RNA sequence: GCGGUUGUAGCUCAGCAGGAUAGAGCAACUGCCUCCUAAGCAGUAGGUCGUGCGUUCGAAUCGCACCAAUCGCA
Repeated sequence: GCGGUUGUAGCUCAGCAGGAUAGAGCAACUGCCUCCUAAGCAGUAGGUCGUGCGUUCGAAUCGCACCAAUCGCA
């Protein structure tokens, strides 16, 4: 330098043949339970979906460019 894959919550990930209020588990916080802790139960908060532009009535999802990580080739 060229090509592939990946980028969504603090962490691990789903959703990616366009349309529901953007989700799950773990972690955090609050409450219940318990003599206490753990476990269990209920709830709360946490996201510019890597960045920008475009297509569309409508984009996490499609197109282009860029950034980062990783793999291959040179």
A computed fold for a 74-nucleotide RNA from an uncultured Selenomonadales bacterium, annotated as transfer RNA. It matches the Rfam family "tRNA".